[in-house]
Description
Predicted 3D model of an 82-nucleotide RNA (c-di-GMP-I riboswitch aptamer) from a soil metagenome. Its mean pLDDT, the model's own confidence on a scale to 100, is 86. Rfam family: c-di-GMP-I riboswitch aptamer. Rfam describes the family as follows. GEMM was predicted in a large-scale screen for bacterial structured RNA regulatory elements. Rfam links the family to the GO term cyclic-di-GMP binding.
């Protein structure tokens, strides 16, 4: 630098799980050389329960729930000028 090929953000739709971030499925194709898997590190995201402050029903604090398509680490993994 090619091939055959793979995922698939966003947005719509689910009589689906879930307090919520999110997740599942289906359409969709922004875009990835690991956008494959893992929460071990760091970050972000939600706040149910729980504390606390308010008494006017609210705030604030918090992960034990999430994000692998933040970024590190680890494993596996197509192709060939290697």
């Nucleotide at each position: 630098a090619a091939a055959c090929g793979g995922c698939u953000a966003a947005c719509c739709c689910g009589a689906c799980c879930g307090a919520a971030a999110g997740g599942c499925g289906g359409c969709g194709u922004c875009g990835c050389a690991a956008a494959a898997u893992c929460a071990c590190c760091g970050g972000c995201c939600u706040a149910a329960a729980g504390a606390g402050c308010a008494u006017g029903c609210g705030c604030u604090c918090c992960a034990u729930g999430g994000c692998a398509g933040c970024g590190g680490g680890a494993u596996c993994g197509c192709c060939g000028a290697a």